Record summary: A computed fold for a 115-nucleotide RNA from uncultured Algibacter sp., annotated as SAM riboswitch aptamer (S box leader). It was read from a public genome assembly, where an Rfam model found it. It matches the Rfam family "SAM riboswitch aptamer (S box leader)". Its family is annotated with regulation of gene expression in the Gene Ontology. Taxonomically the source falls in Algibacter (Bacteria, Pseudomonadati, Flavobacteriales, Flavobacteriaceae). Its mean pLDDT, the model's own confidence on a scale to 100, is 80.

[in-house]
RNA sequence: GUGUUAUCAAGAAAGGUAGAGGGAUUAGACCCAUUGAAGCCUUGGCAACCCUUUAGCUUUUAAAGAAGGUGCUAAAUUCUACUAAUAAUUUUAAUGAUUAUUGGAAAGAUAACGA
Numbered sequence: 001g002u003g004u005u006a007u008c009a010a011g012a013a014a015g016g017u018a019g020a021g022g023g024a025u026u027a028g029a030c031c032c033a034u035u036g037a038a039g040c041c042u043u044g045g046c047a048a049c050c051c052u053u054u055a056g057c058u059u060u061u062a063a064a065g066a067a068g069g070u071g072c073u074a075a076a077u078u079c080u081a082c083u084a085a086u087a088a089u090u091u092u093a094a095u096g097a098u099u100a101u102u103g104g105a106a107a108g109a110u111a112a113c114g115a
Stems, first nucleotide, its partner, number of pairs: 003113006013043005021032003026081004044073003049069002051065005077107001082104009
């Protein structure tokens, strides 16, 4: 770097160091930040993917747990972008334009498995 599957509106912060950016990328919006951003270190916490125990079972599963491997610890994956449907508004030559809601996709993140 790549494939498959699952999940992504819940949850969970302090200290040290550092010193101006950060919220994945592009654009826009919005937000966080010298009352101290990112990064790094320490300690804690959350969750329950892998995992452990019990029950059941063809399989799927349910309940409890947290020693270990990851992950996460502002805002829905911060929101929008592509597409479909519906509604409203507006204009016209028009099958256009704008806004809102809902669904889906794409992209991304994490885990497990495999090559």